[in-house]
Context: one part of a larger RNA
RNA sequence: CGCAGGGAAACUGAGGGGUGCUGUCCUUAGUACGAGAGGACCAGGAUGGACUAGCCUCUGGUGUACCUGUUGGGGCGCCAGCCCCAUCGCAGGGUAGCUAUGCUGGGUGUGGAUAAGUGCUGAAAGCAUCUAAGUACGAAGCCCUCCCCAAGAUUAGUUUCCCCAUCCCGCUUCGGCGGGAGUAAGGCCGCUGGAAGACCACCAGUUGAUAGGCGGCAGGUGUAAGCGUGGCAACACGUUCAGCUGAGCCGUACUAAUAGGCCGAGGU
Repeated sequence: CGCAGGGAAACUGAGGGGUGCUGUCCUUAGUACGAGAGGACCAGGAUGGACUAGCCUCUGGUGUACCUGUUGGGGCGCCAGCCCCAUCGCAGGGUAGCUAUGCUGGGUGUGGAUAAGUGCUGAAAGCAUCUAAGUACGAAGCCCUCCCCAAGAUUAGUUUCCCCAUCCCGCUUCGGCGGGAGUAAGGCCGCUGGAAGACCACCAGUUGAUAGGCGGCAGGUGUAAGCGUGGCAACACGUUCAGCUGAGCCGUACUAAUAGGCCGAGGU
């Protein structure tokens, strides 16, 4: 831009894409079969492998904005306490998120039409013959079933909701007509943000829990500083399951989402 008014949602499904794998064990049954050795079909059940989709409760990884220990050097005058540099200095842990060797799910159906093949009935050809007429079965394959996209499917689909009100002026054959004001449903810009994202888009919010702050909690680290006591001291103990704490959860308008601008009908 189109889909002959505009808007907001929910659908249909033409068409397209995805999936499609397989082992072992048990029962049936040491049965059928077989002289024996051996050893099933059919049917039912259990448990794996690889692949694939989703996810983070568990097990782990990462976690350079969290906590702790510690080496060398430098700084805050010194001690103490802190800060900086050294791969995040090194080391021990670790929330959210992301993630896999973790967790969950998936590969279905006595459906339909068939292939090779197997048949039934059956002539041509008094017989025979699955085929010539007719007819029944029969694959991991085909169509559908299952999952995803999908009306630019220009054959542009369907359903539903909303607006076309009102006021003023003029004309009127009194049915309405013309002009103007004004604006609807709804949307956009801007802004706060997002398990949404390259941008755009999408989603939440914009006076409300959107982000920050603050309060509480969870989780993490592992018992802060200061002071006291003991020890010559290193240090230990007490105060203290302390102190500190990113992304998580619940709450709270303290801060910032201001102010405002714009688009959008009378239906070719």